[in-house]
Background:
A computed fold for a 1491-nucleotide RNA from an uncultured bacterium, annotated as small-subunit ribosomal RNA.
RNA sequence: AGAGUUUGAUCCUGGCUCAGGACGAACGCUGGCGGCGUGCCUAACACAUGCAAGUCGAACGAAGUAUGUUUUUCGGAAUAUACUUAGUGGCGGACGGGGGAGUGGCGGACGGGUGAGUAACGCGUGAACAAUCUACCCUAUACAAAGGAAUAGCCUCGGGAAACUGGGAUUAAAACCAUAUAAAACUAUAGUGUCGCAUGACACAAUAGUCAAAUUGAUUAAGAGGUAUAGGAUGAGUUCGCGUCUGAUUAGCUAGUUGGUGAGGUAAUGGCUCACCAAGGCGACGAUCAGUAGCCGGCCUGAGAGGGUGAACGGCCACACUGGAACUGAGACACGGUCCAGACUCCUACGGGAGGCAGCAGUGGGGAAUAUUGCACAAUGGGCGAAAGCCUGAUGCAGCGACGCCGCGUGAGUGAAGAAGGUCUUCGGAUCGUAAAACUCUGUCCUAGGGGAAGAAAAUGACGGUAGCCACAAAGGAAGCACCGGCUAACUCCGUGCCAGCAGCCGCGGUAAUACGGAGGUGGCGAGCGUUAUUCGGAAUCAUUGGGCGUAAAGCGUGCGUAGGUGGCCCUAUCAGUUAGGGGUAAAAGGCAAUAGCUCAACUAUUGUGAGCAUUAGGAACUGUAAGACUUGAGUGCAGGAGAGGAAAGCGGAAUUCCUAGUGUAGGGGUGAAAUCCUUAGAUAUUACACAGAACACCCGUGGCGAAGGCGACCUCCUGGCCCAAUACUGACACUGAGGCGCGAAAGUGUGGGGAGCAAACAGGAUUAGAUACCCUGGUAGUCCACGCCGUAAACGAUGAAUGCUAGGUGUCGGGGGUCAAAGCCCGGUGCCGCAGCUAACGCAAUGAGUAUCCCGCCUGGGGAGUACGGCCGCAAGGCUGAAACUCAAAGGAAUUGACGGGGACCCGCACAAGCAGCGGAGCAUGUGGUUUAAUUCGAAGCAACGCGAAGAACCUUACCAGGUCUUGACAUCCCUCUGAAUGGCGCUUUGGAACGCAGGAUUCCUUUCGGGGCAAGGAGACAGGUGGUGCAUGGUUGUCGUCAGCUCGUGUCGUGAGAUGUUGGGUUAAGUCCCGCAACGAGCGCAACCCUUAUCAUUAGUUGCCAGCGGGUAAUGCCGGGAACUCUAAUGAGACUGCCGGGGAUAACUCGGAGGAAGGUGGGGACGACGUCAAAUCAUCAUGCCCCUUAUGUCUUGGGCUACACACGUGCUACAAUGGCCGGUACAAAGGGCUGCAAACCCGUAAGGGGGAGCGAAUCCCAUAAAGCCGGUCUCAGUUCGGAUCGUGGGCUGCAACCCGCCCACGUGAAGCCGGAGUUGCUAGUAAUCGCGAAUCAGCAUGUCGCGGUGAAUGCGUUCCCGGGUCUUGUACACACCGCCCGUCACACCAUGGGAGUUGGGAGCGCCCGAAGCCAGUGAGCUAACCAGCAAUGGAGGCAGCUGUCGAAGGCGAGAUCAAUGACUGGGGUGAAGUCGUAACAAGGUAACC
Repeated sequence: AGAGUUUGAUCCUGGCUCAGGACGAACGCUGGCGGCGUGCCUAACACAUGCAAGUCGAACGAAGUAUGUUUUUCGGAAUAUACUUAGUGGCGGACGGGGGAGUGGCGGACGGGUGAGUAACGCGUGAACAAUCUACCCUAUACAAAGGAAUAGCCUCGGGAAACUGGGAUUAAAACCAUAUAAAACUAUAGUGUCGCAUGACACAAUAGUCAAAUUGAUUAAGAGGUAUAGGAUGAGUUCGCGUCUGAUUAGCUAGUUGGUGAGGUAAUGGCUCACCAAGGCGACGAUCAGUAGCCGGCCUGAGAGGGUGAACGGCCACACUGGAACUGAGACACGGUCCAGACUCCUACGGGAGGCAGCAGUGGGGAAUAUUGCACAAUGGGCGAAAGCCUGAUGCAGCGACGCCGCGUGAGUGAAGAAGGUCUUCGGAUCGUAAAACUCUGUCCUAGGGGAAGAAAAUGACGGUAGCCACAAAGGAAGCACCGGCUAACUCCGUGCCAGCAGCCGCGGUAAUACGGAGGUGGCGAGCGUUAUUCGGAAUCAUUGGGCGUAAAGCGUGCGUAGGUGGCCCUAUCAGUUAGGGGUAAAAGGCAAUAGCUCAACUAUUGUGAGCAUUAGGAACUGUAAGACUUGAGUGCAGGAGAGGAAAGCGGAAUUCCUAGUGUAGGGGUGAAAUCCUUAGAUAUUACACAGAACACCCGUGGCGAAGGCGACCUCCUGGCCCAAUACUGACACUGAGGCGCGAAAGUGUGGGGAGCAAACAGGAUUAGAUACCCUGGUAGUCCACGCCGUAAACGAUGAAUGCUAGGUGUCGGGGGUCAAAGCCCGGUGCCGCAGCUAACGCAAUGAGUAUCCCGCCUGGGGAGUACGGCCGCAAGGCUGAAACUCAAAGGAAUUGACGGGGACCCGCACAAGCAGCGGAGCAUGUGGUUUAAUUCGAAGCAACGCGAAGAACCUUACCAGGUCUUGACAUCCCUCUGAAUGGCGCUUUGGAACGCAGGAUUCCUUUCGGGGCAAGGAGACAGGUGGUGCAUGGUUGUCGUCAGCUCGUGUCGUGAGAUGUUGGGUUAAGUCCCGCAACGAGCGCAACCCUUAUCAUUAGUUGCCAGCGGGUAAUGCCGGGAACUCUAAUGAGACUGCCGGGGAUAACUCGGAGGAAGGUGGGGACGACGUCAAAUCAUCAUGCCCCUUAUGUCUUGGGCUACACACGUGCUACAAUGGCCGGUACAAAGGGCUGCAAACCCGUAAGGGGGAGCGAAUCCCAUAAAGCCGGUCUCAGUUCGGAUCGUGGGCUGCAACCCGCCCACGUGAAGCCGGAGUUGCUAGUAAUCGCGAAUCAGCAUGUCGCGGUGAAUGCGUUCCCGGGUCUUGUACACACCGCCCGUCACACCAUGGGAGUUGGGAGCGCCCGAAGCCAGUGAGCUAACCAGCAAUGGAGGCAGCUGUCGAAGGCGAGAUCAAUGACUGGGGUGAAGUCGUAACAAGGUAACC
């Protein structure tokens, strides 16, 4: 620091996801040791048991144990003595120790726990108290005199189950009370001085009044304690500035409320409380309400700014079963105190009582989940005490848990036969791997033994026989976890077969899975490793640092304007902001740096280090503030100007429809074509007059005006804004603008008019599979007017307003200036092009989307959804505001390359057209589908399957079916045995028939260097075999687009990039063929040429071919001699190249015409097929991976089938006839084949054919007569002398065999068919058409296929249209690429959600009722020690109980609001495999789309 994921690819926008860190964690697998930390996040749920706050006898009374005596109701009581002592005894006194309970003092307000409540002066930070208190502690001063009355305990009498409690008697104090004394305290009175921001404070002095105490202790003295005052310290209280979560779908809240006066109350200010008076106070800078939450130091993360968090440690606050209340006290409204109410639990004798673990352990429960009912007060600290000491679940330690951090170990060295074994394998090997074994060492941890701390200042050690130390033995006891497709380091085999499963995202799995499961191996971390949850980061993805808004999400439809924000220029002052310095605070811990201590580290210690806040004295540039000045921003006046700017009234002509009248006659109208419709009751057409309503042609212009919506005949009146010119005035008066208020197309709506045309709805006619549409004929709201409402539009420049600055060019509108007239010039508008700059690109570009300032609005993935609910507005329609659950990993913008279009342009092709001949109709042949069958083997399927694989199925072929055999096999290699036969012929048996089998007989292998080898048989196993599967695992081969002209590369250039350029453009060509131009220059595969053939000639050669001339010969023939001229044969060459001439063209390429030439513009034909497309075809030509069969899916064999037959299709043959049929005569080829062959002559047969066998391995012989043609004859338009199917009979040939199922011949038979519907095929010249010949395959079997020659046309204007293709361009939501994509209803399943008669529950508030405890107030006839009066009785003062009242918790009643759950039914939404119906959108998407 980034990465993956939208696309065919690209750039951008944008979301989702990952890599890092952290944790009070949990879960899974695993687990050696130690140190330091840490451990109920849930039920502030309920708690058994034990402990957690006591202490002081130096405050006080009383009290103990033992024994004896007396008495007794036999329980006890009283009393005495002795002892607790010194040598003894007595008396007195009781020392000392211990001590249940009580009075009294101090402490139980600390320490410890928890986070429920609290959005608050609660917390943080900084101030203030002149408005306060402070026990214990410290300092200082002074004092402590003299008295009194009670009371608990104890005793006694009672009540009660208990808890507890009532009466009486008696007693002490440092308990309580009166008095004395006292000022520097307090109060009152009237002063003086000083100080303070103010209320006021302080100091001094005067008078009067008020208030204090306690003693104890080695008993005369150490100490401790008491009282008053002042000060300090500590702690507490109160107030204020600033900061402190979310929601506006919470906008108004408030009656003690806000303030005043007075009083009360408090330690103290204050509506804190009360009486009276006033009507205030808070709120858009967010009151109130609702939700959530203890706050902070800090902790986690981050570069930081921030974000998250508030466990442990520390500070503050709040709470202590829930709610309320006060008492005591220095301090509490009190965790282990009190009272009351409530819920719950326990005890009970049923009358009544007791309790509060959110202290430490522990239990139940909840939960994914969190520990011991441990030891000790040794240390630190706390309470009490003079002290010893006691208490202390604070604390110090130990235990449990890998919960976290840190450290250590599980061994080290040598060791290649690279062992065994595992895994993989191309079978060679590779790898685990120096890893192991083996040898040599070491001893951390662990184990046993010895000695043994510091922590402790005199004593005192829980931890602890711990830490650490010494020494013994032994490699012995100690490694796992997740991952290995990309991100992301790490790969193979097997199993599985869209199954099982994985998955953080993208995505894997449908038979070769590096993605599932297992294994081997690799990489990672390591006593841990993974997963899950949460959080920060990455995320600049809420953007202050640090984002955006033309098209990606995003500018309000537009103006006016309030608050607010921002604001020209000069001078002076001030110092609020701002800036630098000082001191204060910023607790400690933490962080960071340095150093130090535990062996290191974690951990710990010491030192240093700070934003912020308030304050202080300075500075004055900028902002602010105050005062003054200026004119350039803004505005006003004077003079002109343009304009569909607005409102009202009037008025004009053209057109349409209707009405009336005339003329006139059969149609009109409408459409792609029609029909509905109008019309003989007279339409349409035409003429004339009149009416009505609406809109204003031409002018009209990317012209004008307006803020926008919008505004268009003419005239008048009223009126807003703008521009220009010149100057005068005001003097910043400005810009923007949350709320607010206006305006605001069309449609819609209310009331009343109006209504010609047009026209939703509706009706009819068409179209169509349907047509609730598009088209046509009608037609109502509406459109128009007046007055209201609505308030929205793709209200768009998809671009908020204002201001300054930043190259130009060219139009146009208004004004000015200028001129004879123009032009150049200035200002303001409105367009186009374009530089810099900006932009993801497209593009924008002085009318910015550039560069800056300022203000407002808006955005934060897609869908759900502009929906639901709530609120506001509206008559309604609806508008404004505006979510969530759930769901997806995309949705999107711009541009690129393709493909496609019922888009465009250009070009080509037998593509159309022009022609010729066909097919489609008939019969037959052949192939296919279908059907049938035991089987009708398999494949091929639009073009590009269908006379195709098959250049030839009677058996064989043959793969199919039925039946019967064989099992190392029909075929290959290896091994063994030792056998020598195998084989052939004959026979028999078996069988439906064969093969196989069985038996007998005959013959008894070959070769040799004598080792052996070959052949055959038998045997065992490795294996053979498979036309079994997969052409979607493959090679090879082939088809097709297409012989179409295309397909690419290098370098350069352009572009962020995909890509583009080149290859486009102008011409030209059959051609990306060539020329020219050009940011391209070159090159490759294709095209062309080179190859074969054919057309001409030359040369060479001259047999088997040829014969002109010469000679010979025949009935005749190159027959013979001979010839080498010609033809021909077959080899080598020549020839044709737009080379020449002329026209056109850019003078080019090229083209047109001509000459010459056998041939002329690639002369004709062939071979030759670019990059690629179709998962095209073929596993059945062959080869081949994997899978499958193995006495069978292999092999052999007989017979059958592939030849079936209602039917459908393709391809052919033969015809339908006279350009013909038949008969007779007669002429001319080419190219082939031939020894298992072709076969002549001759003979036989009507013929097929047979006999025969010359010749020929072929320029020699044979197949072999070419046919159409030509000559002559006949037939005369008919189902025929056309046509030949079908069938019958008789023959021939091949073959083991022609029944299923061959071909041929002869005779007889003589079907359909008289030129073929819709539609469709081939062909542009030696072509079509027509005629025959040959060959391959082959025993035999072509109408097929492949070749050969003979005869030999017609037409082509041309490119509008159909089909296919090429190039350029355009649109695209397609890229599996239009056989694409995709929308909505309906049906089904599931999910979340809205409405819903209602129902249930919660929290908060309001009103009323009741009213506990308690404080306060009143009363107080009952009760009453201290003081007073009194001799006393008694009275007084004061107090208490009781009662009454205000307030008051819980509770009750009531009406609403709110949150949640649930609800028959219902609404839409989302998701789901191939469901149904249509075809809306994307191309002109077939009616342009959209709002």
Its mean pLDDT, the model's own confidence on a scale to 100, is 83. Rfam family: Bacterial small subunit ribosomal RNA.